[in-house]
C1' cells in the first nucleotide's frame, strides 16, 4: 500500500428501515441483628461525518480505531 471483518450503557452482548433489549455491574428501597443472597425499582448506549428515505442503529459513501490476510 491492497483486500476482508468488527465498532450498541461501565463490561459482555442481542437486534431490526418505524419504542434499542438482555446479563453482569452501579444507585435507591424492601427483607436480615449485620453481611451475603433474594425481591422491587431507577439512571445509563447505537465510533465520527455526509447521502438516500416520511423515517437510518440498520442501506450507500468517506473517515477513525482494532483484528485478520496479502504485498
Nucleotide at each position: 500500500g491492497c483486500g476482508g471483518g468488527u465498532a450498541u450503557g461501565g463490561u459482555u452482548u442481542a437486534g431490526u428501515g418505524g419504542c434499542a433489549g438482555a446479563a453482569c455491574g452501579c444507585g435507591a428501597c424492601c427483607u436480615u441483628c449485620c453481611c451475603a443472597a433474594g425481591g422491587u425499582u431507577g439512571a445509563g448506549a447505537c465510533c465520527c461525518g455526509g447521502g438516500u428515505u416520511c423515517g437510518a442503529u440498520u442501506c450507500c459513501c468517506g473517515g477513525u480505531a482494532c483484528c485478520c490476510g496479502c504485498a
Molecule: transfer RNA
Organism: Patescibacteria group bacterium